[in-house]
Parts: sequence; structure tokens; C1' cells
RNA sequence: GGAGUCGGCCGGACGAUCGCGGCGCCGCAAGGCGCGGAGGAAAGUCCGGGCUCCAUAGGGCAGGGUGCCAGGUAACGCCUGGGCGGCGCGAGCCGACGGAAAGUGCCACAGAAAACAUACCGCCUAAGCGCCUUCGGGCGCCGGCAAGGGUGAAAAGGUGCGGUAAGAGCGCACCGCGCGGCUGGUAACAGUCCGCGGCACGGUAAACCCCACCCGGAGCAAGACCAAAUAGGGGAGCGCGCGGCCUUCGGGUCGUAAUAUGCGGCCCGCAUAGUUCCCGGGUAGGUUGCUUGAGGUGUGCGGUGACGCACAUCCCAGAUGAAUGGUCGUCCACGACAGAACCCGGCUUACAGGCCGGCUCCCACC
Repeated sequence: GGAGUCGGCCGGACGAUCGCGGCGCCGCAAGGCGCGGAGGAAAGUCCGGGCUCCAUAGGGCAGGGUGCCAGGUAACGCCUGGGCGGCGCGAGCCGACGGAAAGUGCCACAGAAAACAUACCGCCUAAGCGCCUUCGGGCGCCGGCAAGGGUGAAAAGGUGCGGUAAGAGCGCACCGCGCGGCUGGUAACAGUCCGCGGCACGGUAAACCCCACCCGGAGCAAGACCAAAUAGGGGAGCGCGCGGCCUUCGGGUCGUAAUAUGCGGCCCGCAUAGUUCCCGGGUAGGUUGCUUGAGGUGUGCGGUGACGCACAUCCCAGAUGAAUGGUCGUCCACGACAGAACCCGGCUUACAGGCCGGCUCCCACC
């Protein structure tokens, strides 16, 4: 100098002015003054928790989720460290990473065969039988083999030697595999140190399934409180025409609008048929939940780390048709994605441009 990898941070700055919503103070009020007013993702709503209401003796089934080990945490599917596998020269990155000798299912096309193995090409002719023979053997039958070829993503351990008619873990050595022991490690796992087993049969569990662990439901439109008008419910007082029934003669009860009242001179028509007070539920509306919290910052200590502990210090949106904006000036590298709605921890996704740090590889020079 170039290429790369990992982690952290910023996300226009300053001033003026006019507004918007919150809180405090002053003021009878109008208003004035002061303080503070979006994010790293406020997003997706995918996980986990707090909080609230409902349900709930305990346990199980069903259903859902998680899935190497250890740790962190309120908890997690998150994070940290480690193991194993894969990729990369490397820093580093990626992995639903329990079980396929419990059972079931599936494995397209090709291929003989896709799993109780099998035989298309091929190899063999030792044994047995038949025929021929120039007596060397040849051909056929009955058979043997799975080494080689071919198919496939995948073909029933690999290499070599022995062995054989040809072959074959058939035998042996090494490698691989499995089981047991030993050693190291909390463990996952590793070592390949020892012994045993010729090998105990492919893949697939984000297929059923098995094993282990976890999970009650709904969500701030949760939930709590105050509570209008109108209608309806309950109660008390007063009033109550006509008809039926009952009556202890006081009245009760059922029904009715034919009756009464108002408008109007009358008919038709229309309207009203109780009225006053009280109680409770609920609606509109309002208040609350609402922001001090697994909180931020700094220092020290413990830990490889995630994180924890102690001390000091700070208060940092809280709306509810829902504020956080407009304009002007100066400057720069000319400004991305995007807007809180109960709160918090994660994950994922979006993002102009820029800053800082750790590490790796290559080239050149000293």
C1' cells in the first nucleotide's frame, strides 16, 4: 500500500422566530414564565417475561414447543464459553447438532437390485451328467462368483497379501466401525493406550414415531372508579273514567280507550292518558391503569466471557383524533431507514453517509 474479517459508535450542527402536546409556578381570567418532548430500529408482532382479569386440589391424557454440553438471565427459541461436523490459506463464518441394531412408512428417474438383498453385462468350469475328440481338449447341461463393467444422489466397509476353478472378511495385516476398560475433562467429547467382536445390514425423524425437558387461557379495547339525557327495570306518595269479577263495602283485581283532557264554535282529525320523588344496572362522557424501571451514567471489584456485586449520581415523551412541526440565517462531508400508544429482555427485517478499535492474508521497503 492492497484485500478481508470481527466488534462498538454516530445518524446533520448552531442560532432566531412562529406553532403543537405534557408538567410546575404566577394570575379571577385572558395569558405569562420556566423545564423537558421519539428510535436504533419506535417497525414485523416472531419468541420470552412483568402487570391485569378469568380459571385452577394433585396428577395424567390430548395438543403445542424446545433438542450437543456447561454457564448467564426474571425468562427465552436469546446470549456467552466449550465440543463435534462443514467452509475458508487465515482472521473467522455456518449448522433444528437427541434417537435410524424399538416399530412403521418413503427413497422419483435410471438400474438386475433401493434393503428378508440381487444378477443385466461379465468371470469360472474344480466336482457331477451328456455328446464329440486329432486324446491336448471342445461344446452343452447342472452349477459357482460378486472381484471387474454398467445405473444412480446413494449399491451391503477400504487397501494389500494369501487363498481359489473363479471369487468372497474365506484367512491375515493395516485403516475404518462397534462394544468394554483406562486416561483427561463438571460435561458434551477427546486420546487411540489396552482388550474383545469379522463387521452386527444405505439414506430419510422441518415423515409418523421414541426419549428428555418446558407450556392454563385471554390481553391495557386487560382491569378499576365516577356517571348525563332518552328509553326500560324496582319502590313509595297522590290520582284513577267505563266494563267484568271478588268483597269483610274500606277496597282489591283484570281489561279497555267506547272515556277524559288539550287544539277547535262543532264534526272529522291530531296529541296525551298518569304525575311527583327515590333506588339500582348499563350507554355517551370523564378519571385511573400511565410510566421510577429486571432504569440510565460513572467508578471499583469478581468472572475467559455473557453477566453479577458495591458505591456515587441522574429523572429522561406519556398523547387519546392522538403533540414532537414550519420558516429564515450561517456552516459542513448536503443528511438514509423510519414515528412512541401498558412496560421490559431478545430475534428478525430496513438503513444515505461517516467514525473508532481488535485481528488475518498478500506485496514492497527498512

The RNA shown here (Bacterial RNase P class A) has 366 nucleotides and comes from Thiohalomonas denitrificans.
It was read from a public genome assembly, where an Rfam model found it.
Taxonomically the source falls in Thiohalomonas (Bacteria, Pseudomonadati, Gammaproteobacteria, Thiohalomonadaceae).
It matches the Rfam family "Bacterial RNase P class A". Rfam's curators write: Ribonuclease P (RNase P) is a ubiquitous endoribonuclease, found in archaea, bacteria and eukarya as well as chloroplasts and mitochondria. The family's RNA type in Rfam is ribozyme.
The prediction has a mean pLDDT of 76.